[in-house]
RNA sequence: UACCGCUAAAGGCAAACCCCACCGAAAGGGGGGGACGCAAAGCCAUGGGUCUAAGGCUUUUUAAGCUAUGAUCGCCAGGCUGCCGGU
Numbered sequence: 001u002a003c004c005g006c007u008a009a010a011g012g013c014a015a016a017c018c019c020c021a022c023c024g025a026a027a028g029g030g031g032g033g034g035a036c037g038c039a040a041a042g043c044c045a046u047g048g049g050u051c052u053a054a055g056g057c058u059u060u061u062u063a064a065g066c067u068a069u070g071a072u073c074g075c076c077a078g079g080c081u082g083c084c085g086g087u
Stems, first nucleotide, its partner, number of pairs: 002087004012038002017033004022029002036074001042080003046077003049072003055067005
């Protein structure tokens, strides 16, 4: 430096679910508890996917449809960085 994660150790993260007199229009996020899992489940919305639709647009206007500039990196790909061990 490249590849690998079969063994060990040290540690790390934390799904569902529960709570909040936290943020948000929502999706979702944050905090506390909790562990299904994760070798990048560390970071980046760049491409695709998915979710939401405040605002905007349209229409047959008590409403419906479309739309991301919102969200998701624990959906996939890509990029950057990194612990331990092995080859």
Predicted 3D model of an 87-nucleotide RNA (c-di-GMP-I riboswitch aptamer) from Neomoorella humiferrea.
Its mean pLDDT, the model's own confidence on a scale to 100, is 87.
NCBI's taxonomy places the organism under Bacteria, Bacillati, Bacillota, Neomoorellales, Neomoorella.
The sequence is in RNAcentral, with records from Rfam.